[in-house]
RNA sequence: GUUUUUCUUCGGAAAUGAGAAAUAUCUCUACUGGCGGUAAAGCCCGCGAGCAUUUUUGCUAAUUCGGUGGAUAAUCCGAAGCCAACAGAUGGUCUGGACGGGAGAAGAAAACA
Numbered sequence: 001g002u003u004u005u006u007c008u009u010c011g012g013a014a015a016u017g018a019g020a021a022a023u024a025u026c027u028c029u030a031c032u033g034g035c036g037g038u039a040a041a042g043c044c045c046g047c048g049a050g051c052a053u054u055u056u057u058g059c060u061a062a063u064u065c066g067g068u069g070g071a072u073a074a075u076c077c078g079a080a081g082c083c084a085a086c087a088g089a090u091g092g093u094c095u096g097g098a099c100g101g102g103a104g105a106a107g108a109a110a111a112c113a
Stems, first nucleotide, its partner, number of pairs: 003111008015029001017028003030093002032084002034047004042082002050059003063080005086096003
C1' cells in the first nucleotide's frame, strides 16, 4: 500500500413573516437541499428513504439559456425557472411512524500478500 473480516463513531435541512379564515396545509413573501459517480449537481447517471410484492423484483419529483475553461461543466459564473415520500381535512418547512431505518463517511484491530 491492496484485499478480506470484525468492531466503534458519525450519518436530512428549512416560517416566532404578511393577508385571509375549515387550513402552521390556501394566497403572497421568505427559507431548505441526504449519499456515491462525473469539472464541484435538489432537478445528468445511480443509491437511500417511502409504497407495493410472488422476497425478488417493480413503482418512486424536478432545467433551460448565455458565458468561462486544457476539458463532452445540464455540476463553475450570470440569468430565468422547476421539484420535494407516507399518515394527519389540500403540507418540502407543523405533528406522527422515528430514542426507528439508512445510502454511505471516518477511524481502530486482526488476517493474507
A computed fold for a 113-nucleotide RNA, annotated as FMN riboswitch aptamer (RFN element). Model confidence (mean pLDDT): 81 of 100. The model forms 100% of the base pairs in the Rfam consensus.